[in-house]
Context: one part of a larger RNA
RNA sequence: GAACGAACGCUGGCGGCAUGCCUAAUACAUGCAAGUCGAACGAGAAAGCUCCUUCGGGAGUGAGUAGAGUGGCGCACGGGUGAGUAACACGUAGGUGACCUACCCCUCAGUCGGGGAUAACGGGAAGAAAUUCCCGCUAAUACCGGAUAAGCCUGACGAAAAUGAAAGUAGUCUUGGAAAGGUGGCCUCUGAAUAUGCCACCACUGAAGGAAGGGCCUGCGCUCCAUUAGCUAGUUGGUAGGGUAACGGCCUACCAAGGCUACGAUGGAUAGCCGGUCUGAGAGGAUGAUCGGCCACACUGGAACUGAGACACGGUCCAGACUCCUACGGGAGGCAGCAGUAGGGAAUAUUGCGCAAUGGGGGAAACCCUGACGCAGCGAUGCCGCGUGAGUGAGGAAGGCCUUCGGGUUGUAAAGCUCUGUCGAUGGGGAAAAAUGGCAGACGGUCUAAUAGGCCGUUUGUUUGAUGGUACCCAUAAAGGAAGCACCGGCUAACUUCGUGCCAGCAGCCGCGGUAAUACGAAGGGUGCAAGCGUUGUUC
Numbered sequence: 001g002a003a004c005g006a007a008c009g010c011u012g013g014c015g016g017c018a019u020g021c022c023u024a025a026u027a028c029a030u031g032c033a034a035g036u037c038g039a040a041c042g043a044g045a046a047a048g049c050u051c052c053u054u055c056g057g058g059a060g061u062g063a064g065u066a067g068a069g070u071g072g073c074g075c076a077c078g079g080g081u082g083a084g085u086a087a088c089a090c091g092u093a094g095g096u097g098a099c100c101u102a103c104c105c106c107u108c109a110g111u112c113g114g115g116g117a118u119a120a121c122g123g124g125a126a127g128a129a130a131u132u133c134c135c136g137c138u139a140a141u142a143c144c145g146g147a148u149a150a151g152c153c154u155g156a157c158g159a160a161a162a163u164g165a166a167a168g169u170a171g172u173c174u175u176g177g178a179a180a181g182g183u184g185g186c187c188u189c190u191g192a193a194u195a196u197g198c199c200a201c202c203a204c205u206g207a208a209g210g211a212a213g214g215g216c217c218u219g220c221g222c223u224c225c226a227u228u229a230g231c232u233a234g235u236u237g238g239u240a241g242g243g244u245a246a247c248g249g250c251c252u253a254c255c256a257a258g259g260c261u262a263c264g265a266u267g268g269a270u271a272g273c274c275g276g277u278c279u280g281a282g283a284g285g286a287u288g289a290u291c292g293g294c295c296a297c298a299c300u301g302g303a304a305c306u307g308a309g310a311c312a313c314g315g316u317c318c319a320g321a322c323u324c325c326u327a328c329g330g331g332a333g334g335c336a337g338c339a340g341u342a343g344g345g346a347a348u349a350u351u352g353c354g355c356a357a358u359g360g361g362g363g364a365a366a367c368c369c370u371g372a373c374g375c376a377g378c379g380a381u382g383c384c385g386c387g388u389g390a391g392u393g394a395g396g397a398a399g400g401c402c403u404u405c406g407g408g409u410u411g412u413a414a415a416g417c418u419c420u421g422u423c424g425a426u427g428g429g430g431a432a433a434a435a436u437g438g439c440a441g442a443c444g445g446u447c448u449a450a451u452a453g454g455c456c457g458u459u460u461g462u463u464u465g466a467u468g469g470u471a472c473c474c475a476u477a478a479a480g481g482a483a484g485c486a487c488c489g490g491c492u493a494a495c496u497u498c499g500u501g502c503c504a505g506c507a508g509c510c511g512c513g514g515u516a517a518u519a520c521g522a523a524g525g526g527u528g529c530a531a532g533c534g535u536u537g538u539u540c
Base pairs, nucleotide, nucleotide: 001540002539003538004537006536007535008534009533010532013386014385015384016383017382018381019379020378021344026342027341028340030339031338032337035073036072037071040070041069048061049060050059051058052057080297081296082295090221091220092219093218094217095216096215099214100213101212104210105209107207108206109205110204112146114144115143121136122135123134124133125132126131152176155173156172157171181202182201183200184199185198186197190195223269224268225267230260231259232258235257236256237255238254239253240252241251242250272294273293274292275291276287277286278285279284299320300319301318302317303316322333323332324331325330350376352375353374354373358372359370360369361368362367389419390418391417392416399410400409401408402407423481425476426475427474428473429472433467437463438462439461440460441459442458443457444456445455446454447453484529485528486527487526488525489510490509491508495524496523497522498521499520505512506511
């Protein structure tokens, strides 16, 4: 000098864009943060209103609505944090002839025919509660047999050529295994007046490929300590088996005795890694907030279940610590999601608005959900921009300070005069961000028996804004509401007077202060930066 997720002191007008618990991975009140589908399925209220009534009630509507249940998909994404980890964790370059992949795209082949349950519900029981048990009824795209099998899987045989260290690949035989319907429409066929038929769309099953994502393996790179020198029995390798999507001591049995190490093993300390960021002419050094990629974790430790995917932050089970409820028998909980609270600390924000946009989940869609996200609020925390007026004005006013008492300086500074109107205030006008999607109409294409209907496309109309009456524009009045902080001995730009008298004090270094201190304190003046200026801390 530069930089900062900064803090502290003094001061503080406006706006834009960023950014904001670096400490206790401490404990958490409260609310919200993951649901959705009635076009998979069976059931199904109430209030209110209307009517009838024997005044007990009943009927209709509300409504096949609400709220539940079965089932499907999602909940493994998104969001947080950096405790652990010195490691194939990460980075980079490769391998997988050792692998997986729901949803999406494309292609091929299918979707036949049966069965038994169960929740909800009804009845009963236990319990303070959480919740649980018994009996009975019922549905499905839930569950289970059967049929079929092009290709797929298992096993056997197996030609030529090619790659390679390693493929038993084409083919033949063999083994095993699938599926589900729903909505809308139609009468061409069957049939007979609409479904068992036909069509469209969505869904379902098997297989090949793609896209995208992941698992595993390898070369190289990756902090400090030798005042850590030896470490290792599943250890190193083999055979056989198990296990996995998959190779492998990953696991087991047996056999062999190996494997690593001064090119630093083992042990200890510290630490998430990277793109980047800061600094520097560069080389390098330091660093890893925000944003992006990867990893790890979710009260602590352990475990598996479900699933395409988890050993799962807002799932389950066990153990532990802690907190809460309890009828003392037993139960409930997990903010390192967004706000917020206590605590710690030098220190870090609102228990805000909205799904309008972008993105995500579900749904045929309308739509629903979304503390992701978009916005707003708070903080000079940072960067950038603007303003606090402009011109004129010498009697060089008054006052202050200094003085050699002549004057000098503050100083065109002020006043005065002439203007302007940024920002702020008030009033008026007022955006872009909106494209879709849906609905209605018209047209074209496609499937088809079809002029139904569906799908695809073009076009017209209609609808949707949290921010926000914000940005921006216009007008009105008015210089009015808007300057401080540090320094002035040398380094280092800027000097005098008074006070003090090695005192009080200053100080980054050298050093000032013991009676004329440009170094302490004050004043006048000056210098520097400026809505900031200094100090402290840290890095180069």
RNAcentral holds the full RNA, with entries from ENA and SILVA.
A computed fold for a 540-nucleotide part of an RNA from a bacterium, annotated as small-subunit ribosomal RNA, 5' domain.
The coordinates come from a structure-prediction model, not an experiment, and the mean pLDDT is 82.